RNAcentral holds the sequence, with entries from Rfam. This is a predicted structure of a 133-nucleotide RNA (c-di-AMP riboswitch aptamer (ydaO/yuaA leader)) from Alicyclobacillus sp. SO9. Rfam family: c-di-AMP riboswitch aptamer (ydaO/yuaA leader). Rfam describes the family as follows. This family represents a conserved RNA structure found upstream of the ydaO and yuaA genes in Bacillus subtilis and related genes in other bacteria. The ydaO/yuaA element is thought to act as a genetic 'off' switch for the ydaO and yuaA genes in its native state. It is believed that the element may be triggered during osmotic shock leading to activation of ydaO, a predicted amino acid transporter gene, and members of the yuaA-yubG operon which code for KtrA and KtrB K+ transporters. Taxonomically the source falls in Alicyclobacillus (Bacteria, Bacillota, Bacilli, Caryophanales). Its mean pLDDT, the model's own confidence on a scale to 100, is 78.
RNA sequence: GUAAACAAAUCGCUGAGUUCCAGUGGAAGCGGAGAACCCAAUCAGUCGGGGUGAAUCGUGGAUAAAACCAUGUAGGGAUCUGACCUACUCCCGAACCCGUCAGCUAACUCCGUAAGCGUGUAGGUGCCAAAAA
Numbered sequence: 001g002u003a004a005a006c007a008a009a010u011c012g013c014u015g016a017g018u019u020c021c022a023g024u025g026g027a028a029g030c031g032g033a034g035a036a037c038c039c040a041a042u043c044a045g046u047c048g049g050g051g052u053g054a055a056u057c058g059u060g061g062a063u064a065a066a067a068c069c070a071u072g073u074a075g076g077g078a079u080c081u082g083a084c085c086u087a088c089u090c091c092c093g094a095a096c097c098c099g100u101c102a103g104c105u106a107a108c109u110c111c112g113u114a115a116g117c118g119u120g121u122a123g124g125u126g127c128c129a130a131a132a133a
Stems, first nucleotide, its partner, number of pairs: 001006001011118004018028004029113006039103001048101001049098004057072005075092004083125006
């Protein structure tokens, strides 16, 4: 702007997922993994084990067993507040990856920098700015 859908801009939310350089891409920032001594572990067992993430673990239903459903829960998020604390309210409590293999871990090595959205109400402390004197 439009009846709405929808599109764009600004502002904002979850998240590591941003900024710069005109650029086969490269840096900086942020995030993640592997990897010594020491420490920890040290048997047997294969029913393997492990990672990112707040996203774990119960109870009941379902099922051959599961997936799945319901209800709770460890834990996590939301104030146009861009700092902190408190109270209430609302919401999430997923998904994916490695491939028999990884404890911690300095040097060192490697990887990611997406995706999806439109958002509560106060009290207190603090910081900054403006105005007045």